[in-house]
Context: one part of a larger RNA
Molecule: small-subunit ribosomal RNA, central domain
Organism: uncultured prokaryote
RNA sequence: UUGGGCAUAAAGAGCGUGUAGGCGGUUGUUUAAGUCGCGUGUGAAAUCCCUGGGCUCAACCCAGGAACUGCGCUCGAUACUGGCAGACUUGAGUACGGGAGAGGGUAGCGGAAUUCCCGGUGUAGAGGUGAAAUUCGUAGAUAUCGGGAGGAACACCAGUGGCGAAGGCGGCUACCUGGACCGAUACUGACGCUGAGACGCGAAAGCGUGGGGAGCAAACAGGAUUAGAUACCCUGGUAGUCCACGCCGUAAACGAUGAGUGCUAGAUGUCUCAGGCUUUGACCCCUUAGGUAUCGUAGCUAACGCGUUAAGCACUCCGCCUGGGGAGUACGGCCGCAAGGCUAAAACUC
Repeated sequence: UUGGGCAUAAAGAGCGUGUAGGCGGUUGUUUAAGUCGCGUGUGAAAUCCCUGGGCUCAACCCAGGAACUGCGCUCGAUACUGGCAGACUUGAGUACGGGAGAGGGUAGCGGAAUUCCCGGUGUAGAGGUGAAAUUCGUAGAUAUCGGGAGGAACACCAGUGGCGAAGGCGGCUACCUGGACCGAUACUGACGCUGAGACGCGAAAGCGUGGGGAGCAAACAGGAUUAGAUACCCUGGUAGUCCACGCCGUAAACGAUGAGUGCUAGAUGUCUCAGGCUUUGACCCCUUAGGUAUCGUAGCUAACGCGUUAAGCACUCCGCCUGGGGAGUACGGCCGCAAGGCUAAAACUC
C1' cells in the first nucleotide's frame, strides 16, 4: 500500500457554520464526453509463451507464429453516468395559525441563610474532635432580640422532566433574540447530503487590566495523629471563586458510539402538539406526529451487550487506526503575554 477496522481491544475530530471537492429524487427529448462494439493504424528488436530446427543432450542459438491486456483514428450503439435546454412534486424550503421549554443576551426586583458592624438582655464559658489542642471569650464571647452593611448562591417546586450543535442552562419580572415541534392549506421547484482547508463557539483551571470580596478555599501558618506525616482530622488563611473587557483552546469535552437518508416484530412509562369518542367538567380511552426512558424479536457481536434513539440491513461523504515502550516526547513550523497548545518523528529496546 492493499485489506480489515474505529461503544469497551489501536482508532469518531469537543461542537457547529460552510468553501473547494465527492455523492445526489421522478420524467420525456436531445447530445454522445464517460461506457460498449466493428474496422483500421500503431504497440522497435530482444525477452516471456507455442511450433519446428541447429550445437551428441541441455543451457544457449536460429526461424516462424501468437502475444504485447495499451494508445490514436474512422464508423456505429444509447441502457446507465455526464452535458445543454424542458417538465414534475414525494426530498428541501417559504408563507399562515398554534402551544411547550433552566435556549441566549441586557436591565431591574425579591426572600431565606452565612459573615461583619451598632444597640438591648445576659454570664462564664464557647468552639472543635475518635479524643484533644491550636483558636475565641470578663476589654463581656457563645446564646437571644432589634437595627444596619455587603457579597455570593437561588431551598421546596424538581421529575432516567425540559431546552440547546456541543460546552452547558434552574428565584421573580420586563425588553431584545435563536431554534425545534404540531396543524391545515397555498407557493418555490432538487434549491439537497457531506464537507479537505477556512471561520466561529467552546467546562474548570490559568493569564492581562480595572473593580469586587460574604462564604468557601490551592499555597502558607499553627494544633493534632504518627516511627515519620511536607497528608487524611482541627483552627486560621492568600491567590482564586464573583463582575467588565481581552486572552487561553484544553477535559473520562463520554452515549468512551461522526453526519445524512431509506428499510427491518413488539411491550411498557413519560414530555409536548394535533384529531376522534365520551363526559357537567377534569380524567380516562382510541388514533397520529415529534422528543425521552426501560425491556425485548429477528439480526449483529469475541463476549459483555446493542436492538426503529442499532452496535441490525444498505448507500453517500468526512475524520481516524495499523504491536508495547521510547512519546503525544525531540527537532522544525504555526499560535500564545506566559503557562502552554496544534502539527509530529527517529535512534534504541522488548